[in-house]
RNA sequence: GCCCGAGUAGCUCAGCCCGGAUAGAGCACUGGCCUUCUAAGUCAGGGGUCGCAGGUUCGAAUCCUGUCUCGGGCG
Repeated sequence: GCCCGAGUAGCUCAGCCCGGAUAGAGCACUGGCCUUCUAAGUCAGGGGUCGCAGGUUCGAAUCCUGUCUCGGGCG
C1' cells in the first nucleotide's frame, strides 16, 4: 500500500444482506412489592447524536463516498 471483518445502552449482543415511521434483548443500575435482614423472585423506571463527517431518498442503524479505531490476511 491492497483486501476482509468488527464499532449500536455501563457490559455482551440482535437488527444491516432486502430502507419504513416510537431502535430492541439479556445482564447491570434505580425504585416499589415480597422477606426479620440479605439474596432470590416479581413489577415498574432511567439510560442511545447506531464510531465520525458528508451524500442519495418522502424516509437511513440499514444504501453510497470519505475518514478514525481495533482485529485478521496479502505484498
The RNA shown here (transfer RNA) has 75 nucleotides and comes from a Nanobdellota archaeon. Its Rfam family is "tRNA". Rfam describes the family as follows. Transfer RNA (tRNA) molecules are approximately 80 nucleotides in length. Lineage of the source: Archaea > Nanobdellati > Nanobdellota. RNAcentral holds the sequence, with entries from ENA.